Predicted 3D model of a 72-nucleotide RNA (transfer RNA) from Candidatus Methanimicrococcus odontotermitis. It matches the Rfam family "tRNA". Gene Ontology term of the family: triplet codon-amino acid adaptor activity. By type it is a transfer RNA. The prediction has a mean pLDDT of 83. RNAcentral holds the sequence, with entries from ENA. NCBI's taxonomy places the organism under Archaea, Methanomicrobia, Methanosarcinales, Methanosarcinaceae, Methanimicrococcus.
[in-house]
RNA sequence: GGGCCUAUAGGGUAGAGGAUAUCCUGACGGACUUCGAAUCCGUCGACUUGCGUUCGAGUCGCAAUAGGCCCG
Numbered sequence: 001g002g003g004c005c006u007a008u009a010g011g012g013u014a015g016a017g018g019a020u021a022u023c024c025u026g027a028c029g030g031a032c033u034u035c036g037a038a039u040c041c042g043u044c045g046a047c048u049u050g051c052g053u054u055c056g057a058g059u060c061g062c063a064a065u066a067g068g069c070c071c072g
Base pairs, nucleotide, nucleotide: 001071002070003069004068005067006066007065010025011024012023018055026044027043028042029041030040031039048064049063050062051061052060
């Protein structure tokens, strides 16, 4: 220098153009308990950035950024 892959809550993860963005964990509140653990209920929290395509983008395109792999 060139190519490929990846990027979604604090952590992990699903989502192949139209859900209220899924589930687990976590945090907080409640139930239960003598107290705790476990269990159950509720709440909170995310699409790497920009531009474009489209009536509509987490999803498609281009560029950038970050990480990983390969080639020279």